[in-house]
Molecule: transfer RNA
Organism: Clostridia bacterium
RNA sequence: GCACCCGUAGCUCAGCUGGAUAGAGUACUCGGCUACGAACCGAAUGGUCGGGAGUUCGAAUCUCUCCGGGUGCA
Repeated sequence: GCACCCGUAGCUCAGCUGGAUAGAGUACUCGGCUACGAACCGAAUGGUCGGGAGUUCGAAUCUCUCCGGGUGCA
């Protein structure tokens, strides 16, 4: 330099054939249970979906560009 993949909650990830309020597990907080804890059960909190622009009635999802990480080739 060229090609491809990844970036979504503190962490690990799903959702990418454009449409429902953006989800799960885990962690943290609170409650239940318990003699007290752990485990278990319940609840709450937490997201400018990497940044910007475009297409569209509508974008996490499509297009362009930039940033960061990774793999292959040279």